Model confidence (mean pLDDT): 89 of 100.
A computed fold for a 349-nucleotide part of an RNA from a metagenome, annotated as small-subunit ribosomal RNA, central domain.
The RNAcentral record of the full RNA draws on SILVA.
Rfam family: Bacterial small subunit ribosomal RNA. Gene Ontology terms of the family: ribosome and structural constituent of ribosome.

Context: one part of a larger RNA
C1' cells in the first nucleotide's frame, strides 16, 4: 500500500450554504496527455537469482547469463479517461397555472384560568398530608359576587396528522417573506452530485446590559419522615423562566441509521394533488410527492430491516481500531466567565 467496518458491539460530523478537490448524462469530430503496442537509448560495479569453475567441502571467491519490474526517446493504435469544438434532452434549473401547511419575522386583538388590589355578602376556620405540622385567618382569611390591574401560556379541534435543513413550530387577524408538491413538454442546454478548510443556523441551562415578573421554581429557610435525611412529602421562596440587544455552541442535538443517484415482490392506512371511465359520485380505477403499519426475496451475530433498506451497485464527505487512565494533561485556539474545540502519554488489566 491493499484488505475490514460505523442501528444496538469502537465508529455518521447537531444541521445547512458553499471554496478547493474528487466524481459526473446521450450523439459526434479533432488531438493523442493518460492508456495499449513496437523499435532505440539508458538502467555503473557490487548485491539478489541461474549455469559453470577455484580454494579437500562450505562460507568465500572467479566467470558467464538472467534480472534490474524504472526512466528517456522515435513510430503506431484510438475502445475507455482526458483536452478542445459541434449537436441533443431524459439529469439540473427557469417559466406558466394550481394546492396544502403550528415554515420564518413583525404587529394588533381575544377568552378562560391564575395572582394581586378595591368594594359587597359572610363570620371561623382555611390550607396541606399516609397522618401531621410549619403556614394563612377576628387588623375578618377560606368561600362567594363585582370592578380594575398584571404577566405567562394558548383547553377543545389534535390525529404514528402538517411544516421546517436541523434546532424546532400550535388562540385569532393583518403585513412582509422562505421552501415544498402537482400539472404543462413552454424555455436554457449538463448549468450536476458531494464537499477538506470556511461561513451561517443551532433546545435547555448559563453569561453581559436594560426592562419585566402572574404562575412555576434551582439555591436557601422552615415543617415532617428517618437511626440519620444536606432527599423523596408539605409551607414559603430568590436567581431563572418572559422581552430587547449581544454572547455561549453543548445534548440520549436519536431513526443512537451522513448526502446523492439508479435498480429490486406485494398488502394496507393517512396527507397534498393530477388524470380516466362514469352521470358533474362521499363510490371505482391509474399516477406523483410525502407520512405510517405488515411483509417476499435479500441482508443481519441476532434483535430486526425490508422502494422512507440495515437489499443490489456507483460517487463524495465524516468517523472507528481492546478496557481503564481520559475527553484528563499539555500546547494551540475560541469565550466576559462558565467552559467549548482540537487532544496524548506513562502506568495498569
Nucleotide at each position: 500500500c491493499u484488505g475490514g467496518g460505523c442501528u444496538u458491539a469502537a465508529a455518521g460530523g447537531g444541521c445547512g450554504c458553499g471554496u478547493a478537490g474528487g466524481c459526473g448524462g446521450g450523439c459526434u469530430g479533432u488531438c493523442a496527455a493518460g492508456u495499449u503496442u513496437g523499435g532505440g537509448g539508458u538502467g555503473a560495479a557490487a548485491u539478489c537469482c541461474c549455469g559453470c569453475g577455484g580454494c579437500u567441502c562450505a562460507a568465500c571467491c572467479g566467470u558467464g547469463g538472467a534480472a534490474c519490474u524504472g526512466c528517456c526517446u522515435c513510430g503506431a493504435a484510438u475502445a475507455c479517461u482526458g483536452a478542445c469544438g459541434g449537436c441533443c434532452u431524459c439529469g439540473a434549473g427557469g417559466a406558466a397555472g394550481g394546492u396544502a401547511g403550528g415554515g420564518g419575522c413583525a404587529u394588533g386583538c381575544g377568552g378562560a384560568a391564575c395572582u394581586g388590589u378595591a368594594g359587597g355578602u359572610g363570620g371561623a376556620g382555611c390550607g396541606g398530608u399516609g397522618a401531621a405540622a410549619u403556614g394563612c385567618g377576628u387588623u375578618g382569611a377560606u368561600a362567594u359576587c363585582u370592578a380594575c390591574a398584571g404577566g405567562a401560556a394558548c383547553u377543545c379541534c389534535g390525529g404514528u396528522g402538517g411544516c421546517g435543513a436541523a434546532a424546532g413550530c400550535g388562540g385569532c387577524g393583518u403585513g412582509c417573506u422562505g421552501g415544498a408538491c402537482c400539472u404543462u413538454u413552454u424555455c436554457u442546454g449538463a448549468c450536476g452530485c458531494u464537499g477538506a478548510g470556511g461561513c451561517g443556523c443551532g433546545a435547555a441551562a448559563g453569561c453581559u446590559a436594560g426592562g419585566g415578573g402572574a404562575g412555576c421554581a434551582a439555591a436557601c429557610g422552615g415543617g415532617a419522615u428517618u437511626a440519620g435525611a444536606u432527599a423523596c412529602c408539605c409551607c414559603g421562596g430568590u436567581a431563572g423562566u418572559c422581552c430587547u440587544a449581544g454572547c455561549c455552541c453543548u445534548a440520549a442535538a436519536c431513526g443512537a441509521u451522513g448526502g446523492g443517484u439508479a435498480c429490486u415482490a406485494g398488502a394496507u392506512a393517512g396527507u397534498a394533488g393530477a388524470c380516466g371511465a362514469g352521470a358533474u359520485a362521499u363510490g371505482c380505477g391509474u399516477u406523483u410527492a410525502c407520512u405510517g403499519u405488515c411483509g417476499a426475496a435479500g441482508c443481519u451475530a441476532a434483535a430486526g430491516u425490508g422502494c422512507u433498506a440495515a437489499g443490489u451497485a456507483c460517487c463524495c464527505c465524516g468517523c472507528c481500531u481492546g478496557g481503564g487512565g481520559a475527553g484528563u494533561a499539555u500546547g494551540g485556539u475560541c469565550g466576559c466567565a462558565a467552559g467549548g474545540c482540537u487532544g496524548a502519554a506513562a502506568c495498569u488489566c